[in-house]
RNA sequence: UCAUGGCUCAGAUUGAACGUUGGCGGCACGCUUUAACCAUGCAAGUCGAACGAGAAAGCACCUUCGGGUGCGAGUAAAGUGGCGGACGGCGGAGUAACGCGUAGGGAUUUACCUAGUAGUGGGGGACAACUCGAGGAAACUCGAGCUAAUACCGCAUACGCUCCAAGGAGGAAAGUGGGGGACCUUCGGGCCUCACGCUAUUAGAGAAACCUGCGUUAGAUUAGCUUGUUGGUGGGGUAAUGGCCUACCAAGGCGACGAUCUAUAGCUGGUCUGAGAGGACGAUCAGCCCGACUGGAACUGAGACACGGUCCAGACAGCUACGGUUGGCAGCAGGUGGGAAUAUUGGUCAAUGGGCGCAAGCCUGAACCAGCGAUGCCGCGUGUGCGAAGAAGGCCCUAGGGUUGUAAAGCACUUUCAGUCGUGAAGAAAACCUGAUGAUUAAUAAUCAUCGGUCUUGACGUUAGCGACAGAAGAAGAUCCGGCUAACUCCGUGCCAGCAGCCGCGGUAAUACGGAGGGAUCGAACGUUAAUCGGAAUUACUGGGCGUAAAGCGCGCGUAGGCGGUUCGAUAAGUGGAGUGUGAAAUCCCUGGGCUUAACCUGGGAACUGCAUUCCAAACUGUCGGACUAGAGUACGAUAGAGGGAGGUAGAAUUCAUAGUGUAGCGGUGGAAUGCGUAGAUAUUAUGAAGAAUAUCAGUGGCGAAGGCGGCCUCCUGGAUCUGUACUGACACUAAGGUGCGAAAGCGUGGGUAGCGAACAGGAUUAGAUACCCUGGUAGUCCACGCCGUAAACGAUGACAACUAGCUGUUGGGAGACAAUGUCUUUCAGUGGCGCAGCUAACGUUUUAAGUUGUCCGCCUGGGGAGUACGGCCGCAAGGCUAAAACUCAAAUGAAUUGACGGGGACCCGCACAAGCGGUGGAGCAUGUGGUUUAAUUCGAUGCAACGCGAAAAACCUUACCUACUCUUGACAUACUUGGAAGCUCUUGUAAUGAGAGUGUGCCUUUUGGAGCCAAGAUACAGGUGCUGCAUGGCUGUCGUCAGCUCGUGUCGUGAGAUGUUCCGUUAAGUCGGAUAACGAGCGCAACCCUUACCCUUAUUUGCCAGCGAUUCGGUCGGGAACUAUAAGGGGACUGCCGGUGAUAAACCGGAGGAAGGUGAGGACGACGUCAAGUCCUCAUGGCCCUUAUGGACUGGGCUACACACGUGCUACAAUGGGAAGUACAGAGGGAUGCUAAAGCGCGAGCUGGAGCCAAACCCUUAAAACUUUUCUUAGUCCGGAUUGGAGUCUGCAACUCGACUCCAUGAAGUCGGAAUCACUAGUAAUCGCGAAUCAGAAUGUCGCGGUGAAUACGUUCUCGGGCCUUGUACACACCGCCCGUCACAUCAUGGAAGUGGGUUGCACCAGAAGUGGUUAGUCUAACCUUCGGGAAGACGAUCACCACGGUGUGAUUCAUGACUGGGAUGAAGUCGUAACAAGGUAGCCGUA
Repeated sequence: UCAUGGCUCAGAUUGAACGUUGGCGGCACGCUUUAACCAUGCAAGUCGAACGAGAAAGCACCUUCGGGUGCGAGUAAAGUGGCGGACGGCGGAGUAACGCGUAGGGAUUUACCUAGUAGUGGGGGACAACUCGAGGAAACUCGAGCUAAUACCGCAUACGCUCCAAGGAGGAAAGUGGGGGACCUUCGGGCCUCACGCUAUUAGAGAAACCUGCGUUAGAUUAGCUUGUUGGUGGGGUAAUGGCCUACCAAGGCGACGAUCUAUAGCUGGUCUGAGAGGACGAUCAGCCCGACUGGAACUGAGACACGGUCCAGACAGCUACGGUUGGCAGCAGGUGGGAAUAUUGGUCAAUGGGCGCAAGCCUGAACCAGCGAUGCCGCGUGUGCGAAGAAGGCCCUAGGGUUGUAAAGCACUUUCAGUCGUGAAGAAAACCUGAUGAUUAAUAAUCAUCGGUCUUGACGUUAGCGACAGAAGAAGAUCCGGCUAACUCCGUGCCAGCAGCCGCGGUAAUACGGAGGGAUCGAACGUUAAUCGGAAUUACUGGGCGUAAAGCGCGCGUAGGCGGUUCGAUAAGUGGAGUGUGAAAUCCCUGGGCUUAACCUGGGAACUGCAUUCCAAACUGUCGGACUAGAGUACGAUAGAGGGAGGUAGAAUUCAUAGUGUAGCGGUGGAAUGCGUAGAUAUUAUGAAGAAUAUCAGUGGCGAAGGCGGCCUCCUGGAUCUGUACUGACACUAAGGUGCGAAAGCGUGGGUAGCGAACAGGAUUAGAUACCCUGGUAGUCCACGCCGUAAACGAUGACAACUAGCUGUUGGGAGACAAUGUCUUUCAGUGGCGCAGCUAACGUUUUAAGUUGUCCGCCUGGGGAGUACGGCCGCAAGGCUAAAACUCAAAUGAAUUGACGGGGACCCGCACAAGCGGUGGAGCAUGUGGUUUAAUUCGAUGCAACGCGAAAAACCUUACCUACUCUUGACAUACUUGGAAGCUCUUGUAAUGAGAGUGUGCCUUUUGGAGCCAAGAUACAGGUGCUGCAUGGCUGUCGUCAGCUCGUGUCGUGAGAUGUUCCGUUAAGUCGGAUAACGAGCGCAACCCUUACCCUUAUUUGCCAGCGAUUCGGUCGGGAACUAUAAGGGGACUGCCGGUGAUAAACCGGAGGAAGGUGAGGACGACGUCAAGUCCUCAUGGCCCUUAUGGACUGGGCUACACACGUGCUACAAUGGGAAGUACAGAGGGAUGCUAAAGCGCGAGCUGGAGCCAAACCCUUAAAACUUUUCUUAGUCCGGAUUGGAGUCUGCAACUCGACUCCAUGAAGUCGGAAUCACUAGUAAUCGCGAAUCAGAAUGUCGCGGUGAAUACGUUCUCGGGCCUUGUACACACCGCCCGUCACAUCAUGGAAGUGGGUUGCACCAGAAGUGGUUAGUCUAACCUUCGGGAAGACGAUCACCACGGUGUGAUUCAUGACUGGGAUGAAGUCGUAACAAGGUAGCCGUA
């Protein structure tokens, strides 16, 4: 970088909650948690037109004053009876089920309602209420007596009902009210009629019950479940089918298409999201189901096993006189509790709806309204226009200004909403009463229908709307501003405080923390948290993958399943088309309408992708039947082969044994030692024994499914290939489970054991060495039988089939041709190499696919935890197979790229090594540093690249440090005011700064003043060698004078990037040539520049003197311009020429010529960059800090210290030398505060002196080594000069701390230097002196100058550094990298564990309330029957069966907890080693012990 892959964000949404803020209205919504517990009130009653009975207060009148009568009133309250309390309302615990959804079915019931048919006759006996009595605290109960009915019971009749043996048998009812002409009456009424009711039955509507197909969560670490279980027959039961129940018979039924078990869950229309497919959810509204304190049960009824009914049991709660008794808000309000969290103990029945009633009406926490809540959606407002002095203030600033900002102020205007006052719809339709018409009737009455009229009925409500009034008046915040993501500055803080969705921010300049100013986004809200979908093609049906990223089972055989060649016919399950039914309403969508708009409400349409059913079609799939041969298979004929099993056999080698020869070692290693050997080894010869393995042939050759298979022979046996013919006729492919094979190691039993060789022992190595190396050596390796079942079991590539360019090698067959013991062509089957298209993230692959397709199987879904724990299965064990979670991280990974690195490779270069020469390291001294010391020893520089460095020079100064004494606008700069020259002299103080006194009055001028200077005052400010070189500029070092570093265009690659810049030669060089998808270019190299070496031209003084002359003999003078030199300009050298080599190149080698030859020598010059290299103390500079001091001045001291260590040097140790004497030859510099001559003095340093010189002129300035002569003769010396004593010179205000030099005396160490290490390749090293800068003085340092003047380089193996190419990489802060494991400490989650405590549940047994059913003379009983005895029937009791709660025992499962213990994860610096990454220093890895 590309890919893979996870994490995170931007969107939409919510019954939400929390934080900050909060004007109005509309429409919705509001306990998601404890199906926890509930005080109080209300939520289901109604009917007097079914029935009997029937108060009181109060008012009025009367009264004998005791009371009575009337009204109240047939009212209230209660009872019998009817209908309704099975609806409505609430909740979601249970339920994985015919519960729900959808589509169907037949064996059913149905009160009220509608329609039809037929009835409604005649009798009887009770029980409440009530009265009396009794018990009880109460709740309530008991006994006796009276009584009505639409209550109850017979009789009659009974069709269309039920039963039936088809003859027959059985079965009902109830009245009440309104009106009324004639007739009757016991005066109640009968009778007629109407209405309501009642009975039987038929049909409908609506409702309910039952049955069936399909669909409906997760777990296989739940694989077997079931005995009324599955079916049949008889019987029972129900409204009805049915094991629903029972007896008997049969032995079935369910399950891998997931039974059983476990966990979770009400289901749906729909809601949210999404492009869709899907995913998640199931609040409000609607349909269904289930529940009503928990469990069980039935009664009544049309309907219940019943939320505001009953009975029993249990828990809880209340009352109690202790005997007993009462209760059930998951109805509306409300309370407690729980919780992050969810409202009023409101109004009304006005509307809608429900119950009862003929009706009026009553009831209705259903409902309609109101209240509370920004909980959500929608709408409106918080003003509008003008307004630049761009006000003030704030903030920033480069100090100019910018910004807040037309924003405000100011001027003009408007009044929505809120406020006050007024006005004012719609929601109301009715019913009742009354009139008309019609129906009904004997009827004009009553009743019903239609149409009119009168009379009223509003909780909301101070309604909506409208009007008036006043005034900009009452109404804006929240979050964010590093990237994702719209929006930037200052201050504070300083890895602190804090932020954070992810990446990450914060260690003194934070756009990331906190504040401020400004800005951005939304706006009555804005953020946060939680949750769902999306993005996520990250579970991939739509729509993913598996060579190396996670992922192909180690390999076969084969069952189920899936899938399947050609053809004909049939069928119609799939499929396609058309129709029908259904898919509730609401919702979504489209289109209209109504609220001022919208949200919202509403009409219509579409849609509801589904299911069922009918018809049509017949291509494809399926099914059935027939046929075929191309797939597959069989037979016959050949061929190759380490295919497998068993038996036999051969030679070489090794070891051992015996014997011979023979003598001192052998063996082993990097080097050694342990070991063997004089008791004769090793070596060698002969013979024998044993076991294991089969050299050569041998080959990317062969065979096998894989593991794997190798001497030769025999037997048995599997598969493959080829050719041709015949046969079968789809028999094929794949393969979950299953089953077999399966390297090595390992296990069991028994053998065997030559070599090798875990463990073990010894020897080495090492800091250690439980290793690598060596000497031994047991299991094992071998055989037989039986286990194990794993490997990096790999082509990291599942099997089968088809198709898709080629070239080339090889193995086994076949065919053909020919020049025939071979060659060529072609074909089938294997096995290799290269390669096009294609594919691939790339690497790569490519007819042996990783291409294009088809079929089937296996597997994957971030890293770690972990292939682990638990459970299960297998195993003798080791262990294997299956296989999680908590927790933790924001990555882990693949391929490729560029670098860097390697105890990887190839090539090349460099005083890099080597070859040489001289040093350092030892001594003394000088100098710098560290350390130590000190009041201070100022600061910096610290591997190379700090250490004779900054410092080209510390006695004071310098000086930054220390001590003491001092100054405060200051020693220095600018600005203001006042005064004055400056300055000089004196006093004081130990000294200086300082303090005091005296003296003194300048220059210019337009005569106002001005310039500079001094003093005083007041502020702004000065000042800082204080900090940060990790905030910086500039400058510098270093790699490195190494040959590199890049760009444009093009090309290649998805891309990073590559190419160019690589390759072949060559060079000092990326220098040049050639090749070349590159062609060019830039910075570097080289050249241009300077010095030097040769020549020429020009010039000629202060330099020079060949020739001429003079001469004091000195180029001194005249003169000369040749030479040297000077300093300007030119020339010259370019591989130009010749030969050879090379590629006909570049170039190299040799030669010629030349002063110089291959960049002639030296210098200046330093690419892109690296080291947060060095410097804030050269200078500049941001920020911070100090401001009577961290500033300024000054005295003295210090930087010079000294147990020590290191660096760099000087001088030496001597004879190539030291001393003495004499003699010769340079170059380059410097000189006015200067160099200083001659001459004189002094042993000398030096002094006196003052000529000359502003320098080719004078001076510094005698160069020294060298040479000549002489001495010393190997010694601590005539070497060496340290140290010390004395005496001096010079500079300077001043040489004590602390200068240099001179003389005399002294005469230390040192006799050539351990390990180690440095410089140098030619005018170089070495050696010799000279000069300069700094400087008053003070070089052994530094920078220059010349004199004398070598040796060596075979060469590139090694060391160091560098360049280029290549290779590996887990490194990229780049090997001073990365990184592993134990141990120690802390925290977290988790496994095991003697156990302990709960939940759920199986089995066995005990127990048995209420209730139902059966049985029952134990007791009792109005209606009916009776022969009057009783019977039928019923009630109570008893008992049996079933059964809830409860109990006992024994299992299973799950949760919590548990001393101790196992590993795991995380944590800033802990300990020990260094396993891995490079050949990681023993290549790494896999399995096993």